[in-house]
RNA sequence: CCCGCGCAUCGCUCCGCCGCUUCUUCUGCCGCAAGGCCGGAGGGGAGGAAAGUCCGGGCAGCAAAGGGCACCGUGCUUCCUAACGGGAAGGGGUGCCGUCGGCGACGGCGGCACCACGGACAGUGCAACAGAAAGCAAACCGCCGAUGGCCGCAAGGCACAGGCAUGGGUGAAAGGGUGGUGCAAGAGACCACCGCGCCGCCAGUGAUGGCGGCGGCUGGAAAACCCCACGGGCUGAAAGGCCAAAUAGGCCGGGGAUCCCGCCUUCGGGCGUGAAAAGGACGGCCCGUCCGAUCCCGGCGGGUAGGUCGAUAGAGGCUGCGCGUGAGCGCAGUCCCAGAUAAAUGGCGGAGUUCCGCGUGCCCGCACGUGGAAACAGGAUCCGGCUUACAGAUGCGCGGGCCUU
Numbered sequence: 001c002c003c004g005c006g007c008a009u010c011g012c013u014c015c016g017c018c019g020c021u022u023c024u025u026c027u028g029c030c031g032c033a034a035g036g037c038c039g040g041a042g043g044g045g046a047g048g049a050a051a052g053u054c055c056g057g058g059c060a061g062c063a064a065a066g067g068g069c070a071c072c073g074u075g076c077u078u079c080c081u082a083a084c085g086g087g088a089a090g091g092g093g094u095g096c097c098g099u100c101g102g103c104g105a106c107g108g109c110g111g112c113a114c115c116a117c118g119g120a121c122a123g124u125g126c127a128a129c130a131g132a133a134a135g136c137a138a139a140c141c142g143c144c145g146a147u148g149g150c151c152g153c154a155a156g157g158c159a160c161a162g163g164c165a166u167g168g169g170u171g172a173a174a175g176g177g178u179g180g181u182g183c184a185a186g187a188g189a190c191c192a193c194c195g196c197g198c199c200g201c202c203a204g205u206g207a208u209g210g211c212g213g214c215g216g217c218u219g220g221a222a223a224a225c226c227c228c229a230c231g232g233g234c235u236g237a238a239a240g241g242c243c244a245a246a247u248a249g250g251c252c253g254g255g256g257a258u259c260c261c262g263c264c265u266u267c268g269g270g271c272g273u274g275a276a277a278a279g280g281a282c283g284g285c286c287c288g289u290c291c292g293a294u295c296c297c298g299g300c301g302g303g304u305a306g307g308u309c310g311a312u313a314g315a316g317g318c319u320g321c322g323c324g325u326g327a328g329c330g331c332a333g334u335c336c337c338a339g340a341u342a343a344a345u346g347g348c349g350g351a352g353u354u355c356c357g358c359g360u361g362c363c364c365g366c367a368c369g370u371g372g373a374a375a376c377a378g379g380a381u382c383c384g385g386c387u388u389a390c391a392g393a394u395g396c397g398c399g400g401g402c403c404u405u
Base pairs, nucleotide, nucleotide: 001401002400003399004398005397006396007395008394009393010392012352013351014350015349016348017347018346020045021044022043023042024041025040026039028037029036030035047376051387052386054385055384056383057382058381059236060235061234062233071232072231073230074229075228076090077089078088079087080086091117092115093114094113095112096111097110098109099108100107101106118227119226123225124224126220140168141167142164143163144162147161148160149158150157151156176194177193178192179191180190181189195217196215197214198213199212200211201210202209203208240309241308242307243306250300251299252298253297254296256295257294258293259292261272262271263270264269279291280290281289282288316335317334318333319332320331321330322329323328353374354373355372356371357370358369359368360367361366362365
């Protein structure tokens, strides 16, 4: 210097013109007022992911004595946090590399990557294909045939009874491994070591680790049911609270007007015409009174449209100090930083910056000219995470390559 990876920060800049949204203020107009409208001036105006809506909380409504069952979720430890399936630190395991020790199994140390990492002697179930045999396993090839049998005078032979899980082969997996002893051949049958399990002591808050002793040592899978421990009421901002038109319907009050016709009748009613047939009680009839129906006026209450709160000062940002390995916590100072509701942050022009392409020039990777591009993406109740997308720039660290000294 170049390339790659990880972490962190930023994620186009400036000017002019015209617009949008919100707040403050001023003038004018309207209004009793609250306030509204026109215009002017000034301030604020998307993100690191605003995204996916995956997890957790604030908040709201509903439900709820307490406990249990069912269902769902989480699953090494400690810590952080409002909480979490998030994060930090640590423990353990697996794989690979390097190095050291050992005949070897393997172990020590260092580095990198990964791990849903409670339980498989509580119970039930599962394992295709291959293979002789796959869960209280198995004799296909193979080994032996000491003992017994047969043959042989014998040496020995046969591989008949039978013995063998050591070698081969199958498989994801064949009932610990290495080295020996032993044996007819073998085998934890026995010995030492390695691994595993159990017990004790010690260290550690703990996961766990170290040491010692004991046990010949009966797989896998719980991302099968299940068991154990812990956690979880349900719904979500279209949650929810308040104010509240017009029209229709409901209730209350007041007022006047109208309640007419024909036919049939078993007197209950029915039929016809018509826009409409609703009159009844007191009475033989009229007036009158009361009840009712229709219309008109006024009021009340509920819901709708609409408005408003929720709703933007918060687990808030920045700076400094202190504590902590760290996630983070505490204190002090300082700042106010979008609040739309069909949904505002945009358009045009110019200059610059970065990247890419083309051309020209040379001092050969720089200069000039010209054209293009500037990502991913956009709030809608708020906050903490996770995940995913992202052109380019800067800083730090690690690894590799090249050049110079």